[in-house]
RNA sequence: AAUGAUAAAGCCAAACCUGCCGUGAGGCGGGGACGGAAAGCCACGGAUCUUUUGCCCUUUCGGCGAAAAGACCGCCGGGUUACCUUCU
Numbered sequence: 001a002a003u004g005a006u007a008a009a010g011c012c013a014a015a016c017c018u019g020c021c022g023u024g025a026g027g028c029g030g031g032g033a034c035g036g037a038a039a040g041c042c043a044c045g046g047a048u049c050u051u052u053u054g055c056c057c058u059u060u061c062g063g064c065g066a067a068a069a070g071a072c073c074g075c076c077g078g079g080u081u082a083c084c085u086u087c088u
Base pairs, nucleotide, nucleotide: 001088004084011036012035016031017030018029019028020027021026034074040080041079042078044077045076046075048071049070050069051068052067053065054064055063056062
């Protein structure tokens, strides 16, 4: 350097429960582990979701569009930094 092991030392923590915050997506703390080799960080591209809003529908349900503001990095890419490391 590459690789990511039936290795070692550590790390993170899905669902669910719970307290707080938020209109909401969701966030933070505690419990808890499905998993993870960047499940560290950055909303840069796409996806998805939320709020506001327009239209369709007799109404509800539901469907379609656009814009703005947001959420999500444990959806896929991209950028960036990093622990350990068998074989080679």